[in-house]
Order: sequence, then structure tokens, then C1' cells
RNA sequence: GGGCGUUUGGCACAGUGGUAGCGCGUAUGCUUUGCAUGCAUAAGGUCGUGGGCUCGAAUCCCACAACGUCCA
Repeated sequence: GGGCGUUUGGCACAGUGGUAGCGCGUAUGCUUUGCAUGCAUAAGGUCGUGGGCUCGAAUCCCACAACGUCCA
């Protein structure tokens, strides 16, 4: 320098054009003498950045960035 892949709550991930979700974690409440477990509720996301297509984009297109991997 070039090819490919990944980027979504604190963490691990799903979501392939039509309201952004699950598990773990966190907070509060119930249960307990207390803890754990269990149950319920809640908070937490400008979907890596910028632009484009579209009535509508996490999703499609372009550029850039970070990380991984391969080639030179």
C1' cells in the first nucleotide's frame, strides 16, 4: 500500500427498509430475622463519524476512523 471482516446501553450480543431489543449487570420495591435465590418495576442508546438514496435507514450506497485478519 491492497483485500476481507467487525463497530448497536456498563459487558456479551440480536435486529438485512416501517416504534431499537434480549441476557448479564445496576437501582427501587416485594418475599426473608438477615443474606442469597425468586418475582415485579425502572433507569441507561444522537446504532463509530460525516454525507447520499428513500415517504421512511441500525439496515442500502460513498468517504473517513478504530480494531481484527490475510496478502505484498
Molecule: transfer RNA
Organism: Coniophora puteana RWD-64-598 SS2